[in-house]
The RNA shown here (Guanidine-I riboswitch aptamer) has 97 nucleotides and comes from Planococcus halotolerans. Its Rfam family is "Guanidine-I riboswitch aptamer". Rfam describes the family as follows. This family represents a conserved RNA structure found upstream of the ykkC and yxkD genes in Bacillus subtilis and related genes in other bacteria. The function of this family is unclear although it has been suggested that it may function to switch on efflux pumps and detoxification systems in response to harmful environmental molecules. The coordinates come from a structure-prediction model, not an experiment, and the mean pLDDT is 84. NCBI's taxonomy places the organism under Bacteria, Bacillati, Caryophanales, Caryophanaceae, Planococcus.
RNA sequence: GACAAUGUUUUCUAGGGUUCCGCAAGCUUUUGCUUGGACUGGUCCGAGAGAAAACGCACAGCUUGCUGUGACACGGAAGGACAAAAGCCUGGGAGAA
Numbered sequence: 001g002a003c004a005a006u007g008u009u010u011u012c013u014a015g016g017g018u019u020c021c022g023c024a025a026g027c028u029u030u031u032g033c034u035u036g037g038a039c040u041g042g043u044c045c046g047a048g049a050g051a052a053a054a055c056g057c058a059c060a061g062c063u064u065g066c067u068g069u070g071a072c073a074c075g076g077a078a079g080g081a082c083a084a085a086a087g088c089c090u091g092g093g094a095g096a097a
Stems, first nucleotide, its partner, number of pairs: 007055006015045002020042002022039001023036005057070006072092001074095001078090003
C1' cells in the first nucleotide's frame, strides 16, 4: 500500500525451544566469565481441525434495530522463520474416508 467472509483481532491453554532472567556446575581476589533446556521455572513463540471475548459478514424473523443461526473437520514427509523449537507458517496443503 492492497486485501477478508467456515472473516479479522485480542486474551488464555495444549505444546515449544533457550535470546534474556533465574537455577546448577566450574573458573575467578572481586566485578564477572564459561558450560548446561535429557534445568522445575519467569520473559518469549504458540493452535484451521483447542477455549473465551470483541468487532464484522451472510441469512431468517419481527415491534426497523433488536433477536436467532452460522455446521463439519482424519491428515504425512520435507522445508521456512525468529536465539531456537513447536499443534507457528507452507496447510481446511499432499493424501485418506